This is a predicted structure of a 475-nucleotide part of an RNA (small-subunit ribosomal RNA, 3' major domain) from an uncultured bacterium. Its Rfam family is "Bacterial small subunit ribosomal RNA". Rfam links the family to the GO terms ribosome and structural constituent of ribosome. Model confidence (mean pLDDT): 81 of 100.

Context: one part of a larger RNA
RNA sequence: UGACGGGGGUCCGCACAAGCGGUGGAGCAUGUGGUUUAAUUCGAUGAUACGCGAGGAACCUUACCUAGGCUAGAAUGUGAAGGAAUAAUUUAGAGAUAGAUUAGUCUGCAAAGACCUGAAACAAGGUGCUGCAUGGCUGUCGUCAGCUCGUGCCGUGAGGUGUUGGGUUAAGUCCCGCAACGAGCGCAACCCCUGUUGUUAGUUGCCAUCAAGUAAUGUUGGGCACUCUAGCAAGACUGCCUACGCAAGUAGAGAGGAGGGAGGGGACGACGUCAAGUCAUCAUGGCCCUUACGCCUAGGGCAACACACGUGCUACAAUGGGCGGUACAGAGGGUAGCUACCAGGCAACUGGAUGCCAAUCUCGAAAGCCGCUCUCAGUUCGGAUUGGGGUCUGCAACUCGACCCUAUGAAGCUGGAGUCGCUAGUAAUCGGGUAUCAGCUAUGACCCGGUGAAUACGUUCCCGGACCUUGUACA
Numbered sequence: 001u002g003a004c005g006g007g008g009g010u011c012c013g014c015a016c017a018a019g020c021g022g023u024g025g026a027g028c029a030u031g032u033g034g035u036u037u038a039a040u041u042c043g044a045u046g047a048u049a050c051g052c053g054a055g056g057a058a059c060c061u062u063a064c065c066u067a068g069g070c071u072a073g074a075a076u077g078u079g080a081a082g083g084a085a086u087a088a089u090u091u092a093g094a095g096a097u098a099g100a101u102u103a104g105u106c107u108g109c110a111a112a113g114a115c116c117u118g119a120a121a122c123a124a125g126g127u128g129c130u131g132c133a134u135g136g137c138u139g140u141c142g143u144c145a146g147c148u149c150g151u152g153c154c155g156u157g158a159g160g161u162g163u164u165g166g167g168u169u170a171a172g173u174c175c176c177g178c179a180a181c182g183a184g185c186g187c188a189a190c191c192c193c194u195g196u197u198g199u200u201a202g203u204u205g206c207c208a209u210c211a212a213g214u215a216a217u218g219u220u221g222g223g224c225a226c227u228c229u230a231g232c233a234a235g236a237c238u239g240c241c242u243a244c245g246c247a248a249g250u251a252g253a254g255a256g257g258a259g260g261g262a263g264g265g266g267a268c269g270a271c272g273u274c275a276a277g278u279c280a281u282c283a284u285g286g287c288c289c290u291u292a293c294g295c296c297u298a299g300g301g302c303a304a305c306a307c308a309c310g311u312g313c314u315a316c317a318a319u320g321g322g323c324g325g326u327a328c329a330g331a332g333g334g335u336a337g338c339u340a341c342c343a344g345g346c347a348a349c350u351g352g353a354u355g356c357c358a359a360u361c362u363c364g365a366a367a368g369c370c371g372c373u374c375u376c377a378g379u380u381c382g383g384a385u386u387g388g389g390g391u392c393u394g395c396a397a398c399u400c401g402a403c404c405c406u407a408u409g410a411a412g413c414u415g416g417a418g419u420c421g422c423u424a425g426u427a428a429u430c431g432g433g434u435a436u437c438a439g440c441u442a443u444g445a446c447c448c449g450g451u452g453a454a455u456a457c458g459u460u461c462c463c464g465g466a467c468c469u470u471g472u473a474c475a
Base pairs, nucleotide, nucleotide: 001475002474003472004471005470007469008468009467010466011465012464013463015459016458019422020421021420022419023418026314027313028312029311030310031309032308033307034305035304042053043052064300065299066298067297068296069295070294076123077122078121081117082116083115086103087102088101089100090099091098092097106113107112125289126288128287129286130285134283135282136278137277138276139274141272146185147184148183149182150181151180152161153160154159165176166175167174191266192265193264194263196234197233198232199231200230201229202228205224206223207222210221211220212219237260240254241252242251243250244249303441316415320374321373322372323371324370325369326368332363333362334361337356338355341352342351343350344349381412386407387406388405389404390403391402392401428451429450430449431448432447433446434445
C1' cells in the first nucleotide's frame, strides 16, 4: 500500500421486511448429469453452465458410428492437349461412382474468345490438440462510483498528499474548507423511443360541413377541420413562491403546466478482477495427420432410459368448464408469398377465383360483455397415454414431423425442508406477431398491445456493494 475480520462508523441495492404470484408434489415439453450404445459428435459446469452456442438434428445440416469408395484430392488460380456448350435415354450399384447410346457441332472474315473435359506441377485439406502461446468477441463484479496522471509539497524509501474533512447528491454530483493547483478515463449531458402543443405536408390515411348513391360500407364528388402519418420547432431550468441553509441543496396535496425536480424506457459498461468463456463463427503461433485425423456416398446416431437436477407449459376447477351471440388493439409479415370471396368436407384441408411488390390488397385477436347450461363430483374438472381413420409439407415422415376427426380418458383435490421473481402501466393475467423455416417436435427466444393490482413501518438481521477508520503471525 492492499486484502481480510463472527472490529467500529456512515450509506446504498426487490438485500431483508411489507405484499402479490410462482417453483419444490402431478403429467408433459426442453436442457444437463448419469447410465447405455457401433455412435449416442463437440463445447458451456457456484454466483457468471443446465429452453446455453442451436434464431428451428427426418435426408441435408453433421462435426459421431457402420459400410462402400477417392488420393494434387470436394473448392479456386496458372495450365500442355482435346472438345461447342448442352439435352435426353440406358446398364450395374444402396449411392458415391463406372460404362454405353442418341441428338447437337458455338461467336467471329481472321486473330482470338466464352464454356466443358483435363496430364504433369505449384499453391491443398483437417469442426485434429493447446482459450495456460494469442487477436477479436463475450460474461461477471456493475450502470457499482470509482480508477489515474502532470507539476508542486511531505517522506531515506515503499509511498503519501490531491481523492481526506464538514455538508449534499442517483453519482469523485455539487458547495465550503484544506499544501496543494490543475487535468484525463468514468458520472451526467449530447443519440433513439414515448408523454403535450404548434407548424409544414394531405395519399394509399381521415370525414366535421356540402352533395350524390346503396340492403349496407369514406362507396363517389369534394374537403384537409379532426384523427393519423413524419419532418421541423417549442416545452422543464428548482426558472418562480414559501420554509430551512454560508453555499450546494432539501422540503411543500405551493403556483403555473401535458409533464416537476433524472417525467418514463432504451442504447451506452472507467482502470481492472476471475490464467472466467470461446482455437467448433472467424483469424492466428506452435504441435500433430497427409492412400488419412483429408474428401465423397448410403444407412444409422445426435431423439436411447432404472434414475437425479435445472428451466418451462398444462392443470388440480364455479373469480370455473361447455354452447350460442356480440365488442375493442398494437406491432410486424407477404410474389417459389399473403389470400378476400364462392363451393366441397364434421375438421385438418382441398378445388376454383380475385386483389396486392401493399398507410391501397391480405394475414388478424383473446381475456371482456350478454344469455343458456353444469352444482362440488376425480366431475360436462383435467388432459397424459393408447387404438382406429384422415390432412399437409417434402425424393422420403419406420427409427424421428406437425395438424384434424373419433374412441380411450392416467396422474393430479394447491404441493415437505427449502427456494425464485416483481415497487406501476410494474406483478398477475389475456391473446397477437416476427426471426430461423419445405415442414416442424416453439410450451423456447425476441417483440407487440388488451385488462390491470397489493405493499414498502423501517434498516435490527440475511446477501452483495461503496467510503472512512481500526487490528493483523496474510501478500